Annotation:
Predicted 3D model of an 87-nucleotide RNA (Glycine riboswitch aptamer) from a Halanaerobiales bacterium. Lineage of the source: Bacteria > Bacillati > Bacillota > Clostridia > Halanaerobiales. The coordinates come from a structure-prediction model, not an experiment, and the mean pLDDT is 78.
RNA sequence: AUGAAGUCCAGAUGAGAGACCUUAUUGGCGCCGAAGGAGCAAGGAAACCAACCGAAACUCUCAGGCAUAAAGAAAUCUGGAGGGACG
Numbered sequence: 001a002u003g004a005a006g007u008c009c010a011g012a013u014g015a016g017a018g019a020c021c022u023u024a025u026u027g028g029c030g031c032c033g034a035a036g037g038a039g040c041a042a043g044g045a046a047a048c049c050a051a052c053c054g055a056a057a058c059u060c061u062c063a064g065g066c067a068u069a070a071a072g073a074a075a076u077c078u079g080g081a082g083g084g085a086c087g
Base pairs, nucleotide, nucleotide: 007081008080009079010078011077012076013075018029020028021027030066031065032064036062037060038059039058043053044052
């Protein structure tokens, strides 16, 4: 001195699924998958086996959610903070 990624903040966009039943702010049944959480392949390592590492928008549905509204919401984009990879 160039200034990447993860992370955080703000803004924009943002899906799916019962206006079900009910002893009624509760419980039951059914359903959703995009907060979070959990699981695993190839492969790596090891190497008799097993154990270990190992991704997701995949799978599970613990949590969360299922009329409008509100809230939440992965991911994408923009701005900033921060950071210090690469050169």